[in-house]
About this RNA
A computed fold for a 79-nucleotide RNA from Desulfocapsa sp., annotated as c-di-GMP-I riboswitch aptamer. Model confidence (mean pLDDT): 81 of 100. NCBI's taxonomy places the organism under Bacteria, Pseudomonadati, Desulfobulbales, Desulfocapsaceae, Desulfocapsa. It was read from a public genome assembly, where an Rfam model found it. Rfam family: c-di-GMP-I riboswitch aptamer. Gene Ontology term of the family: cyclic-di-GMP binding.
RNA sequence: GAGUGAUAAAGCCAAACCUGUUGUGAAGCAGGGACGGAAAACUACGGAUCCACCAGAUACGGAUAGCCGGGUUGCCAUU
Numbered sequence: 001g002a003g004u005g006a007u008a009a010a011g012c013c014a015a016a017c018c019u020g021u022u023g024u025g026a027a028g029c030a031g032g033g034a035c036g037g038a039a040a041a042c043u044a045c046g047g048a049u050c051c052a053c054c055a056g057a058u059a060c061g062g063a064u065a066g067c068c069g070g071g072u073u074g075c076c077a078u079u
Base pairs, nucleotide, nucleotide: 002079003078004077005076012037013036017032018031019030020029021028022027035066041072042071043070045069046068047067048064049063050062051061
């Protein structure tokens, strides 16, 4: 540097739900919790879903990286 893997081991993250808090909302953050995860680390670039606005919305604005793909970085074991 490349391949394979998540059964083992060292650590890591933390769905639903509950509490508090921010937001019109999707949802975020903190604590508890543990369904799961080998990128469940980062990135809204393409698609998708959702929210808000609107007479109407596909436009504009926003959310989801734990929906799929792309990009960037990376732990462990083994060949």